[in-house]
RNA sequence: GAGCGCGUAGCUCAGCGGGAGAGCGCUUGCCCGACACGCAAGAGGUCGCUGGUUCGAUCCCAGCCGCGCUCACCA
Numbered sequence: 001g002a003g004c005g006c007g008u009a010g011c012u013c014a015g016c017g018g019g020a021g022a023g024c025g026c027u028u029g030c031c032c033g034a035c036a037c038g039c040a041a042g043a044g045g046u047c048g049c050u051g052g053u054u055c056g057a058u059c060c061c062a063g064c065c066g067c068g069c070u071c072a073c074c075a
Stems, first nucleotide, its partner, number of pairs: 001071007010024004018055001026042005048064005
């Protein structure tokens, strides 16, 4: 330098044009003598960034950034 994949909640990940979600974690309440487990409720997100397409974008397109893999270059 080229190609491919990934980037979504604190963590692991789903979702792939029209409600942003699950598990774990966190908070509060219930339960218990207490803790754990269990039950109920809740908080937490500029969906990597910018622009474009569209009535509408996490999703499609372009560029950029970061991470990983492969290839090339490299005396």